[in-house]
Predicted 3D model of a 1391-nucleotide RNA (small-subunit ribosomal RNA) from an uncultured prokaryote.
RNA sequence: GCGUGGGGGGUUGCUUACCAUGCAAGUCGAACGGAAUCCUUAGGGAUUUAGUGGCGGACGGGUGAGUAACACGUAAGAACCUGCCUCUUGGACGGGGACAACAGUUGGAAACGACUGCUAAUACCCGAUAUGCCGAGAGGUAAAUGUUUUUUCGCCUGAAGAUGAGCUCGCGUCUGAUUAGCUAGUUGGUGGGGUAAGAGCCUACCAAGGCGACGAUCAGUAGCUGGUCUGAGAGGAUGAUCAGCCACACUGGGACUGAGAUACGGCCCAGACUCCUACGGGAGGCAGCAGUGGGGAAUUUUCCGCAAUGGGCGAAAGCCUGACGGAGCAAGACCGCGUGGGGGAGGAAGGGUCUUUGGAUUGUAAACCUCUUUUCUCAAGGAAGAAUAAAUGACGGUACUUGAGGAAUAAGCACCGGCUAACUCCGUGCCAGCAGCCGCGGUAAUACGGAGGGUGCAAGCGUUAUCCGGAAUUAUUGGGCGUAAAGAGUCCGUAGGUGGUUCAGCAAGUCUGCUGUCAAAGCCCGCAGCUUAACUGCGGAGAGGCGGUGGAAACUGUUGAACUAGAGUACGUUCGGGGCAGAGGGAAUUCCUGGUGUAGCGGUGAAAUGCGUAGAUAUCAGGAAGAACACCGGUGGCGAAAGCGCUCUGCUAGGCCGUAACUAACACUGAGGGACGAAAGCUAAGGUAGCGAAAGGGAUUAGAUACCCCAGUAGUCCUAGCCGUAAACGAUGGAUACUAGGCGUUGUCUGUAUCGACCCGGACAGUGCCGGAGCUAACGCGUUAAGUUUCCCGCCUGGGGAGUACGCACGCAAGUGUGAAACUCAAAGGAAUUGACGGGGGCCCGCACAAGCGGUGGAGUAUGUGGUUUAAUUCGAUGCAACGCGAAGAACCUUACCAGGACUUGACAUUUCGGGAAUCCCUUUGAAAGGAGGGAGUGCCGAAAGGAGCCCGAAAACAGGUGCUGCAUGGCUGUCGUCAGCUCGUGUCGUGAGAUGUUGGGUUAAGUCCCGCAACGAGCGCAACCCUCGUCGUUAGUUGCCAUCAUUAAGUUGGGAACUCUAGCGAGACUGCCGGUGACAAACCGGAGGAAGGUGAGGAUGACGUCAAGUCAGUAUGGCCCUUACGGCCAGGGCUGCACACGUACUACAAUGCCCGAAACAGAAGGAUCCGAGACCGCGAGGUGGAGGAAAUCACGAAAUUCGGGCCCAGUUCGGAUUGGAGGCUGCAACUCGCCUCCAUGAAGCCGGAAUCGCUAGUAAUGGCGCAUCAGCUACGGCGCCGUGAAUACGUUCCCGGGUCUUGUACACACCGCCCGUCACAUCAUGGGAGUCGUUUGUACCCGAAGUGCGCGCGCCAACCGCAAGGAGGCAGCGCCGUAAGUAUAAGCCU
Repeated sequence: GCGUGGGGGGUUGCUUACCAUGCAAGUCGAACGGAAUCCUUAGGGAUUUAGUGGCGGACGGGUGAGUAACACGUAAGAACCUGCCUCUUGGACGGGGACAACAGUUGGAAACGACUGCUAAUACCCGAUAUGCCGAGAGGUAAAUGUUUUUUCGCCUGAAGAUGAGCUCGCGUCUGAUUAGCUAGUUGGUGGGGUAAGAGCCUACCAAGGCGACGAUCAGUAGCUGGUCUGAGAGGAUGAUCAGCCACACUGGGACUGAGAUACGGCCCAGACUCCUACGGGAGGCAGCAGUGGGGAAUUUUCCGCAAUGGGCGAAAGCCUGACGGAGCAAGACCGCGUGGGGGAGGAAGGGUCUUUGGAUUGUAAACCUCUUUUCUCAAGGAAGAAUAAAUGACGGUACUUGAGGAAUAAGCACCGGCUAACUCCGUGCCAGCAGCCGCGGUAAUACGGAGGGUGCAAGCGUUAUCCGGAAUUAUUGGGCGUAAAGAGUCCGUAGGUGGUUCAGCAAGUCUGCUGUCAAAGCCCGCAGCUUAACUGCGGAGAGGCGGUGGAAACUGUUGAACUAGAGUACGUUCGGGGCAGAGGGAAUUCCUGGUGUAGCGGUGAAAUGCGUAGAUAUCAGGAAGAACACCGGUGGCGAAAGCGCUCUGCUAGGCCGUAACUAACACUGAGGGACGAAAGCUAAGGUAGCGAAAGGGAUUAGAUACCCCAGUAGUCCUAGCCGUAAACGAUGGAUACUAGGCGUUGUCUGUAUCGACCCGGACAGUGCCGGAGCUAACGCGUUAAGUUUCCCGCCUGGGGAGUACGCACGCAAGUGUGAAACUCAAAGGAAUUGACGGGGGCCCGCACAAGCGGUGGAGUAUGUGGUUUAAUUCGAUGCAACGCGAAGAACCUUACCAGGACUUGACAUUUCGGGAAUCCCUUUGAAAGGAGGGAGUGCCGAAAGGAGCCCGAAAACAGGUGCUGCAUGGCUGUCGUCAGCUCGUGUCGUGAGAUGUUGGGUUAAGUCCCGCAACGAGCGCAACCCUCGUCGUUAGUUGCCAUCAUUAAGUUGGGAACUCUAGCGAGACUGCCGGUGACAAACCGGAGGAAGGUGAGGAUGACGUCAAGUCAGUAUGGCCCUUACGGCCAGGGCUGCACACGUACUACAAUGCCCGAAACAGAAGGAUCCGAGACCGCGAGGUGGAGGAAAUCACGAAAUUCGGGCCCAGUUCGGAUUGGAGGCUGCAACUCGCCUCCAUGAAGCCGGAAUCGCUAGUAAUGGCGCAUCAGCUACGGCGCCGUGAAUACGUUCCCGGGUCUUGUACACACCGCCCGUCACAUCAUGGGAGUCGUUUGUACCCGAAGUGCGCGCGCCAACCGCAAGGAGGCAGCGCCGUAAGUAUAAGCCU
């Protein structure tokens, strides 16, 4: 939040503050004197109680503010008190004076008083007595009360008990060190005081102590415990109810009374607040029970009763008791019950939902039959709780029992993508919304909202908050630190922790027996009582803590005695850039002087600044200065690390080896602490050759505060001091022992051997490489461990914020050390894997570059696109891979677009009904569609029932859509790319992702083949198989051919079957042969033969996949949308519009050309609404006409070329745009908007900027021819065909694309990636900030209420003493000390 108005049981139930109202502590007349009322037998009696007095108001009840403390828990202790209660000892004698009440007077609004007078007591006082107390003793001192119905009940005193308090102490009890020093009654002593009692508890004096890194002090937070929740446990969190202790009672302070208080419902004072008031003054304290206001997400009735249990008083009856017993409210939690059980399929009807429309599901659910009555309603009976003989029950006519009635009165909530049980439809469309995490939602959402269905729990269900768990994610149990967070830069050393061998003692730790205790309740076990359970009662018990006591002695500890293997000393040898100081040396560099010498030098990718004719650079000689020490030089040496390199000398420290003489555990580590500590930097004084931050100049560049160059100051060097940090790294703390090896190297000793040195070995100590077990997330480490043990120290706990802020310390400063939080993210990170990428590397391909040839980009035109325009200029295609693309052909049609005119079951399909044969002709209107009217006409099959087809009309289902989504799809296509790749099975390796195979050595066009190999095989690709061309053979010769023989104008005809050709079948080419190279391989190179040679040439053929590539407009198709319109018809217009921009082409710019004339040679293809010959007409397009041809038969047939002539470099005899005129053709129709011809006109253009494209041979270039679409055509396009026919390739450095191996990666949407910083604006969090305001706390000073104590003596006074005076004593007063709140401070701390 939703739902519930079904029941029961046993439980639980706000905070703060001011609190209205009521109640929560009274009782006793058997302590006392009165008073009032009633009764009276008039004697008195009864009842009530304001006051005095006694006991109780210190219990019970509430709350948790304060408190980090002997407050609490536990275990002990000694110097104490204790009313009522229990037991016990002894006693209660004799006197006295008051004060309330009351009466009178009087003040005040009230609250409340004042004065005078009277009076009682178990009130008060004095004396006596005393087993007590004090005192060493003598001695001193202290008590009592009565009452009643005569049974009691009280009183005083001593001793004891029990109970309850007070005090002391060991141990335990939160966080912060960015709180490190705290303390003056402080620590102790003596004297005195004080308390019930010990004590600096208080005071005077003396001493200077006491606490603290085992955390004092300070700050923050907090009542503590039994227990409670959680957890396997160890722990963690917590302290409601119940129980024990403490503290508090409006805030602060104070005492009185009392057995007990520093007193919740008592007193005094101050303060804040509220109320009353006559303004003078008063009253109050719910953190008792109810209840009210405010606050809050949130917590109840102003109830009943003293019947029970308990408490106070009383002799008792009894009274009081918001303790308590009960009821009420709240599903707040816990427990138990019900809302029905059984049967019942035509799986009913109807509804809902889904659907493939068949059905499925809701669902045995319902109806119906039968049963039961917990619950409900009504009626009857009716407790226990009561203790005793009677009386006494709030709960309550309740629980419970019986009977009757009737399935009757009773179901919701959450969820349904995974985790996590449960699925579909609709709506929505990154919107609305969901979400604990991952994440859903952008038009097919099991995740949003609704519905149906389902799942879970159930009178509840979800949500939220909090705690523990999971989390071994603070790790004692039980983690880590080479690279993930994490080893201090190194060493020395204090405290501490840990520590070799043997013997003996002790018994602190340890182990063990017995014992005390850890309240009850709770937890656990058993039994029992409420119908069960929750709940309750009874009994029992464990572990563990602390204390006492007895025992054991292995281990740790401790004491004593001994040992030598650890450690140290000694002696002998040896090693080294170990350190400090002094002296010396040569090479190089720069500078200075002089000589020779002349024009450059220097520097760079290239230059320039710079130096140089005032003589540089170069070269020779001489001189000066400072710094550093070539070769040797070495994963070689030394040192704790930082670090140390010319030679010699002095001083000094250390290691290793050998010997085994000495000491006898002397050891290891090391919080704090100390020392050393590269470079840079700082201070002071020097020095300065070279180098060289900064600053300057020259380049580079978009810029260049850089990289490069020229010059150059601090600095680098020395001395004295400071700084104290580095990727101070082996990113690996130190010590100890153990655990396979192999190969180097340094130092010392040594064996064999030798005359000796070598060779070959061994031991110890260093220093390296590889590697086994083991470890590791992997990488890797591996006797120099990151292996296996022990000890000690340091450090880590998600990323960012941040090694920042604040504080503190150090420093001259720079800064260093220590070191957070708010806020923010869901990651950050390590190692390895597969890809992709790299202005990484290796190898290799491709017209990729290069070498060539020809173009595009400039002109005109054609065509497509963008843009713009328009009523519309329909739509799609957009880097390569859109742009002569869909379109193999937009005048109408096409056509989808626009304006207009008309239609609505429709132009088209199926079904139903009715009519009519169908069909044809005519008139009229209209742009047509369409509308209106008239006429002709009676068909086909037949089994004679009828059927098929067509037309018209009606109604509804439906048709229809080039409307949307190519990011819902099928299919097809493009591209990487005809690139050589892409995978699988089994095996093996790896924790795994994955790897291997597929890598390697060769080779190829090729993952082509060979060899090798933890791989062996296989598949899709490659190749081959297919088609065309090239050679030959054979078969067959018509429409094709013609060598030979005839014939003709002509292969025209006869003939021929040789050739060409046609089209079937075959052959041929396989690195087959030879030589060389290669590894005896694969293969390559060369050669022979051959028409063709290493894939002969071309085509078809496109692996796994990529691009959410393209297409819903070719077709198909899910979903959505339109339905007198987004459908269909018509005519007209548009798709052709035009300032521009781009792509693709054609024609050119000319002489390798153009024009004229003559002459020659193809292939392939199509042809019947078609191709169309000869002939005739026309300049021509074309026309007339129609032989022949369904074709090797007929028709169509080249151009470049060749020959001859002209042109003569010109905007031309180049070029042909544009325009005018005249025609032709197609077609219903050439205006918008067709093609062609002729005549005339004759534009731009003289080879094209940056840039860019194609092509490796019958190719490029160039020339024409044909076909599809098609009435015609915009074709200069597309697809084919043949003719003529080149140049060049050194080569793979570079550009582009690709393949393979390897490498790096912080990329994986994969470099068109990822990602950094400034700036602008807004917001959030934090720091600084002249200052300002508030809180806590300590200290110092001043004033100072109430009040205890002390002092004083001016006042007053019944008890006692005294004849009196007076005294003792008391009261009030004053003063002092101490002292709360308050006040003050430009003093401090904290926040």

The sequence is in RNAcentral, with records from ENA.
The prediction has a mean pLDDT of 81.